[in-house]
Source information: Model confidence (mean pLDDT): 80 of 100. Transfer RNA from a Myxococcaceae bacterium, 76 nucleotides, folded computationally.
RNA sequence: GCGGUGGUAGCUCAAUUGGUAGAGCACAGGACUGUGACUCCUGGGGUUGCCGGUUCAAGCCCGGUCCAUCGCCCCA
Numbered sequence: 001g002c003g004g005u006g007g008u009a010g011c012u013c014a015a016u017u018g019g020u021a022g023a024g025c026a027c028a029g030g031a032c033u034g035u036g037a038c039u040c041c042u043g044g045g046g047u048u049g050c051c052g053g054u055u056c057a058a059g060c061c062c063g064g065u066c067c068a069u070c071g072c073c074c075c076a
Stems, first nucleotide, its partner, number of pairs: 001072007010025004019056001027043005049065005
């Protein structure tokens, strides 16, 4: 340099054919308990990597770009 895959909550990951962005863990508050843990209830937390385009509507489609990873090629 070329190609493939991926980037979504603090972490690990979902999201059907483009149609209200979710779960588990973690975190905060409460219940329970002699205290704590476990368990249960409630809650907060999002520029869907970034920029632009298409569309009534984009995490999803198109173009550009950044990062991670794998493979290939070139140089030494």
Its Rfam family is "tRNA". Rfam links the family to the GO term triplet codon-amino acid adaptor activity. It is annotated as a transfer RNA. Rfam's curators write: Transfer RNA (tRNA) molecules are approximately 80 nucleotides in length.